[in-house]
RNA sequence: CCCGACAAAGGCAAACCUGAUUGAAAGACAGGGACGCAAAGCCACGGGCCUACCGCGCACAGGCGCUAGGGCAGCCGGGUUGCCGAAC
Numbered sequence: 001c002c003c004g005a006c007a008a009a010g011g012c013a014a015a016c017c018u019g020a021u022u023g024a025a026a027g028a029c030a031g032g033g034a035c036g037c038a039a040a041g042c043c044a045c046g047g048g049c050c051u052a053c054c055g056c057g058c059a060c061a062g063g064c065g066c067u068a069g070g071g072c073a074g075c076c077g078g079g080u081u082g083c084c085g086a087a088c
Stems, first nucleotide, its partner, number of pairs: 003085002011037002016032004021028002035074001041080003045077003048072004055066004
C1' cells in the first nucleotide's frame, strides 16, 4: 500500500416522534431516537431520483406536461481528505 477483525479508542445516525426554526416544494436545521455505516467526512463532476415559486406549452374547471433553478453525498460511479491496526 492492499485489506477490514466477535480488536481497542472514538465517530456518524435511517425510519419514526417533537418544533410559534427555515423553504413555494423537495428538502434543510435543532432536540429525541437507532436501522444501519470503515469514510454514513467533504465536493453535485457523470448517471439516477425528488421538487417545480418563476418561465414556456396544453387545457381553460379544479389542472396537466416540460423546464431555468433548488434538493438528495445514507442511490451508483468519480474526485479529495482522514482515525485504528489483527489476518491476507
The prediction has a mean pLDDT of 89. This is a predicted structure of an 88-nucleotide RNA (c-di-GMP-I-GGC riboswitch aptamer) from Tumebacillus permanentifrigoris.